[in-house]
RNA sequence: AAGCGUGCAGGGCAAAGCGUCCCGAAAGGGCGUGACGCAAAACCACGGGCCUUCUGUCUUCCUCUCGGGGAAGUCCUGGUAGCCGGGUUGCCGCG
Numbered sequence: 001a002a003g004c005g006u007g008c009a010g011g012g013c014a015a016a017g018c019g020u021c022c023c024g025a026a027a028g029g030g031c032g033u034g035a036c037g038c039a040a041a042a043c044c045a046c047g048g049g050c051c052u053u054c055u056g057u058c059u060u061c062c063u064c065u066c067g068g069g070g071a072a073g074u075c076c077u078g079g080u081a082g083c084c085g086g087g088u089u090g091c092c093g094c095g
Stems, first nucleotide, its partner, number of pairs: 003094003007091001012038002017033004022029002036082001042088003046085003049080003056075001058073006
């Protein structure tokens, strides 16, 4: 030093749930509480997955007073770093 985790010391993070006229159309996020877990559960949406769909694109269908209205899908969009991979940085110990 690669690698590894027995996570001991000092410490760190915080799922679900609950609260919140804090942001958002939503998914989701912030804050408080809480603690299922985490050795990168620190940071980055680059690849895949998943979630979302206000507005918009396209396709199909329904309806119509023929102006339009509605539904499903699709792409765009947004999100998830605690879904996986990848990148960057890093504590302690073993080695």
A computed fold for a 95-nucleotide RNA from Armatimonas rosea, annotated as c-di-GMP-I riboswitch aptamer. Rfam family: c-di-GMP-I riboswitch aptamer. Its family is annotated with cyclic-di-GMP binding in the Gene Ontology. Taxonomically the source falls in Armatimonas (Bacteria, Armatimonadota, Armatimonadia, Armatimonadaceae). Of the family's consensus pairs, 85% are formed in the model.